This is a predicted structure of a 350-nucleotide part of an RNA (small-subunit ribosomal RNA, central domain) from an uncultured bacterium.
The RNAcentral record of the full RNA draws on ENA.
It matches the Rfam family "Bacterial small subunit ribosomal RNA". Rfam links the family to the GO terms structural constituent of ribosome and ribosome.
The coordinates come from a structure-prediction model, not an experiment, and the mean pLDDT is 87.

Context: one part of a larger RNA
RNA sequence: CUGGGCGUAAAGAGCUCGUAGGCGGGAUCGUAAGUCUUAGAGUAAAUCUCACGGCUCAACCGUGGGGCCUUCUGAGAUACUGCGAUUCUUGGGGAUGUCAGAGGAAAGUGGAAUUCCCGGUGUAGCGGUGAAAUGCGUAGAUAUCGGGAGGAACACCAGUGGCGAAGGCGACUUUCUGGGACAUUCCUGACGCUGAGGAGCGAAAGCGUGGGGAGCAAACGGGAUUAGAUACCCCGGUAGUCCACGCGGUAAACGAUGGAUAUUAGGUGUGGGAGGUAUCGACUCCUUCCGUGCCGUCGCUAACGCAUUAAAUAUCCCGCCUGGGGAGUACGGUCGCAAGGCUGAAACUC
Numbered sequence: 001c002u003g004g005g006c007g008u009a010a011a012g013a014g015c016u017c018g019u020a021g022g023c024g025g026g027a028u029c030g031u032a033a034g035u036c037u038u039a040g041a042g043u044a045a046a047u048c049u050c051a052c053g054g055c056u057c058a059a060c061c062g063u064g065g066g067g068c069c070u071u072c073u074g075a076g077a078u079a080c081u082g083c084g085a086u087u088c089u090u091g092g093g094g095a096u097g098u099c100a101g102a103g104g105a106a107a108g109u110g111g112a113a114u115u116c117c118c119g120g121u122g123u124a125g126c127g128g129u130g131a132a133a134u135g136c137g138u139a140g141a142u143a144u145c146g147g148g149a150g151g152a153a154c155a156c157c158a159g160u161g162g163c164g165a166a167g168g169c170g171a172c173u174u175u176c177u178g179g180g181a182c183a184u185u186c187c188u189g190a191c192g193c194u195g196a197g198g199a200g201c202g203a204a205a206g207c208g209u210g211g212g213g214a215g216c217a218a219a220c221g222g223g224a225u226u227a228g229a230u231a232c233c234c235c236g237g238u239a240g241u242c243c244a245c246g247c248g249g250u251a252a253a254c255g256a257u258g259g260a261u262a263u264u265a266g267g268u269g270u271g272g273g274a275g276g277u278a279u280c281g282a283c284u285c286c287u288u289c290c291g292u293g294c295c296g297u298c299g300c301u302a303a304c305g306c307a308u309u310a311a312a313u314a315u316c317c318c319g320c321c322u323g324g325g326g327a328g329u330a331c332g333g334u335c336g337c338a339a340g341g342c343u344g345a346a347a348c349u350c
Stems, first nucleotide, its partner, number of pairs: 003322004007304002012318001014201004021194003025088007033081002035077007048066007091191001092188003095184005103177007110154001115149007125136002162169002206247006215241002220236004258317006266295011299306002323350003332343004
């Protein structure tokens, strides 16, 4: 390499869009490139195989047949693939109507709480811990009442509930805006799937410039603990956390499970829609589509477990793995302001 694999053993890219490429629904006609048949030419020999033979046997060697590899020409076949043409509606897209939603962006608004400031009441403690101390407080703290400032986050509702491709999204109102489900089966007529490169999005921390700064809190200081304590506990506390714009591009970015399509027992919750039965009406019940959970048959699995939301049965396309360490390191390249990211070895060793 072939092969075998990728939930947990090595292995699914964090996610999406999409170029080339690969693959691709039903029918008819044509063509005959792939494919198949046949004839001829070519395909050095050896190797392989069968029969016979030669070295005393064998290995080895010789002779003959077959096979293997591969090209061209002529004639023919037309199921499948390709190509050309016509056509269809189930895949895809659109239209119309209805609906749910923390989907995204911007602006505005609200209440509770923490902290701080001002004023009133009030007096010796408060705070903190396993116990303490550092700390705060007679310059009047803690507690309590009234007023004010400012920032951040949105209790209850809240739900293996919802929405989003993923990251993620949760007070309220308005504006702008993306996607989805169901119903009708009206239009289009294969317009599809995947996707090397590429492009975009991408938690937190981090970086740049300018704001902001209540609480929290790396670093740092102090108090304890301890043999020590560069920690765990306590008192403080700066970056940061927040906003705008730009960069960065990584995560146990997880369902540790790539995407698409089809098929394959059921049971039971729950979210959204449609239809039917019943009813005065609602509730309820039945059917069906889409989502989200649990249990479970066949099947699968090394087991655990998965099981119509597959890890079952199949097809197509992409990514990735190939013993442990060395190492996600070195070198080179490339991206970045930097931190660093991406790509990614070998010696040696077990």